Model confidence (mean pLDDT): 81 of 100.
A computed fold for a 77-nucleotide RNA from a Dehalococcoidia bacterium, annotated as transfer RNA.
RNA sequence: GGGCGAUUAGCUCAGCUGGUUAGAGCACAGUCCUGAUAAGACUGGGGUCUGAAGUUCGAAUCUUCAAUCGCCCACCA
Numbered sequence: 001g002g003g004c005g006a007u008u009a010g011c012u013c014a015g016c017u018g019g020u021u022a023g024a025g026c027a028c029a030g031u032c033c034u035g036a037u038a039a040g041a042c043u044g045g046g047g048u049c050u051g052a053a054g055u056u057c058g059a060a061u062c063u064u065c066a067a068u069c070g071c072c073c074a075c076c077a
Stems, first nucleotide, its partner, number of pairs: 001073007010026004019057001028044005050066005
């Protein structure tokens, strides 16, 4: 330098071919349960979906540019 993939909650990840409220598990907080923990049950908080621009009536999803991370190839030595 070229190609590919990933980026969504604190963490690990779904989210189909653009469409009504952005989700799960774990974690966290509260309540119940218990003599008290753990386990279990119930409830709750937490996101401008990496950034910017574009397309569209409508974008996490499509397009362009940028950023970070990973893999492969090439180049130099």

Lineage of the source: Bacteria > Bacillati > Chloroflexota > Dehalococcoidia. It matches the Rfam family "tRNA". By type it is a transfer RNA.